[in-house]
RNA sequence: GGCUGGUUAGCUCAGUCAAUUAGAGCGUGGUGCUAAUAACACCAAGAUUGCCGGUUCGAUCCCGGCAUGGGCCA
Numbered sequence: 001g002g003c004u005g006g007u008u009a010g011c012u013c014a015g016u017c018a019a020u021u022a023g024a025g026c027g028u029g030g031u032g033c034u035a036a037u038a039a040c041a042c043c044a045a046g047a048u049u050g051c052c053g054g055u056u057c058g059a060u061c062c063c064g065g066c067a068u069g070g071g072c073c074a
Base pairs, nucleotide, nucleotide: 001073002072003071004070006068007067010026011025012024013023028044029043030042031041032040050066051065052064053063054062
């Protein structure tokens, strides 16, 4: 330098035919249970869907650019 696919909650990842409440596990907080902790059960908080623009009545999703890190080739 070229190609490719990734960026969504604190972490690891789903998701989508464009509209309908954006989810799960772990973690965090609370309650129950216990003599107490762990485990277990219940509840809750937590997201500008990387950034900017375009298409569209409507974009997490389609298109372009940028940023960032991964893989392959040279």
Predicted 3D model of a 74-nucleotide RNA (transfer RNA) from Rhinolophus ferrumequinum. The coordinates come from a structure-prediction model, not an experiment, and the mean pLDDT is 81. Rfam family: tRNA. It is annotated as a transfer RNA. Gene Ontology term of the family: triplet codon-amino acid adaptor activity. The RNAcentral record of the sequence draws on Rfam. The source organism's lineage runs through Eukaryota, Vertebrata, Amniota, Theria and Rhinolophus.